Model confidence (mean pLDDT): 75 of 100.
This is a predicted structure of a 101-nucleotide RNA (c-di-GMP-I riboswitch aptamer) from a Syntrophaceae bacterium.
The organism belongs to Syntrophaceae, within Bacteria.

[in-house]
This record gives sequence, C1' cells and structure tokens, in this order.
RNA sequence: AUCUGAACAAGCUAAACCAUCGGCGACGGUGGGACGGAAAGCCAACGGGUCUCAGAUUUGCUCCUUAUGUUGUCCUCCAGAUAGAUCGCCCGGCUGCCAGG
Repeated sequence: AUCUGAACAAGCUAAACCAUCGGCGACGGUGGGACGGAAAGCCAACGGGUCUCAGAUUUGCUCCUUAUGUUGUCCUCCAGAUAGAUCGCCCGGCUGCCAGG
C1' cells in the first nucleotide's frame, strides 16, 4: 500500500421500549436499555424512497357562497410544490479502528 472480516483478541456503537427535554409534526438531544451493526462514523448541497406540516408562500381540480355584462376576485376544504425529517431504507461520496493474509 492492498485484500479479507473465516478464526482469536481488544475496544466502539446502540433498535424497540421507559424517563426527561426540545419541536405543530415527522423526529431529535440526554439518561437507562440492547435488537442489531465492520463504517449503524460524517455528508440530506449525490440521486431515489419513505414520512411530516402549526403558521407562511405558491400552483391546481371539483363543489358551494358572494359579486358581475364579461374577464375575474376573496374565504374554506383537498392535493402538489416551496420547506422539513430520516444516512439504523437503498445507492453514492469522504474519512477511519482492530485482527488476519
């Protein structure tokens, strides 16, 4: 430098759940706790998937109401986008420990 994680050894991490704090929420922090993990370390500004929405902006369909000569306007609801969460969903990028060859 490179390959491997079969064996041995050392250490690392910590799902569900519980408590508490933060957030509207997805979820996150801390403590307990271990289902797992060889990158379950970092990157959400690699791309995709999934999930969230109180308030705000924006786009669209249908219905209703009001107004109108017409174009159209406002509110509510629904959906999408903006926005956000997840790297322990997948892919990708960067970095790295131990052991063995």